[in-house]
RNA sequence: GAUAGAGGCGCGGCGCGCAAAAGUAGAUCCGGCGGCAACGGGAAUCGGGCCGGAUGGAAAGGGUUCGCCGCCGAGGUGCAUACGGCCCGCCCGGGGCGCGCAUGUGCCGGGCCGCAGGGAAAGACGCUGCGGACUGUCACGGAAUUGUGGAGCGCUAUC
Numbered sequence: 001g002a003u004a005g006a007g008g009c010g011c012g013g014c015g016c017g018c019a020a021a022a023g024u025a026g027a028u029c030c031g032g033c034g035g036c037a038a039c040g041g042g043a044a045u046c047g048g049g050c051c052g053g054a055u056g057g058a059a060a061g062g063g064u065u066c067g068c069c070g071c072c073g074a075g076g077u078g079c080a081u082a083c084g085g086c087c088c089g090c091c092c093g094g095g096g097c098g099c100g101c102a103u104g105u106g107c108c109g110g111g112c113c114g115c116a117g118g119g120a121a122a123g124a125c126g127c128u129g130c131g132g133a134c135u136g137u138c139a140c141g142g143a144a145u146u147g148u149g150g151a152g153c154g155c156u157a158u159c
Stems, first nucleotide, its partner, number of pairs: 001159005008072001010071006017064002027055007036047001039093004075108007083100002085097004109135002112132006119125001137150005
């Protein structure tokens, strides 16, 4: 340097179904409010916003059982950049994005539990930080099997 492997409630993707989102958003009709377009300016009142009632009434993201697929920096995440997309009713300007994808770079061995914060409809789930025990790996000690420490740019095997 190449190839092949291991960690286990292991990682990720896709698909059918299911729960939830939710009787929510939005739509139609009826009634009412009040100088009114929400980042700035403008147009617009036959309009916009808010409240109540009635009739209809979703979806996405996220989750989960199962199946299939790709894998073991699997993957996740922070920052930066470029492109595309979406949103702030329309136009101009300006702004935003649990949007996608790509590149560069930093961090994280892994899953579980607890606390805090954030996202999200959410006691789900996920992310970040801290803590706890467990587990795999290597190193260094002691030795009936244990202690301490490190990190995957690692470890093991073969060539």